[in-house]
RNA sequence: UUUGUAUCAAGAUGACACUGAGGGAUCUGGCCCUUUGAAGUGUCGAGCAGCCUUUUUCAGCCUGAAGGUGCUAAUGCCAGCCCAUCCGGAGAGUUCCGGGGGGAGUCGAUGCGAC
Repeated sequence: UUUGUAUCAAGAUGACACUGAGGGAUCUGGCCCUUUGAAGUGUCGAGCAGCCUUUUUCAGCCUGAAGGUGCUAAUGCCAGCCCAUCCGGAGAGUUCCGGGGGGAGUCGAUGCGAC
């Protein structure tokens, strides 16, 4: 790099250095974060516990401990496609606006395995 598989509504971030305007996956819309310093890189410290390994206990599971990988704004921020259906509001009205449930898909992230 390719590929198979599982998970993605839980949890958890500070400082400093370099840099300097964007960032939250892509597109559209919304919303949020951001010069009181975004994203990125590096160093140090803290934390979390999903997956894997080992170990302890156990009938077994859960829990605990250590290690590996990983992670630490908001559900992967929300919506878009499909199904079902209700509530609120506007309007003379076919209608329009807002909110609520379930599911699928692209892409991506992480773990484990294979080549």
Model confidence (mean pLDDT): 76 of 100. Predicted 3D model of a 115-nucleotide RNA (SAM riboswitch aptamer (S box leader)) from an SAR324 cluster bacterium. It was read from a public genome assembly, where an Rfam model found it. Its Rfam family is "SAM riboswitch aptamer (S box leader)". Rfam links the family to the GO term regulation of gene expression. NCBI's taxonomy places the organism under Bacteria, delta/epsilon subdivisions, Deltaproteobacteria, SAR324 cluster. Of the family's consensus pairs, 88% are formed in the model.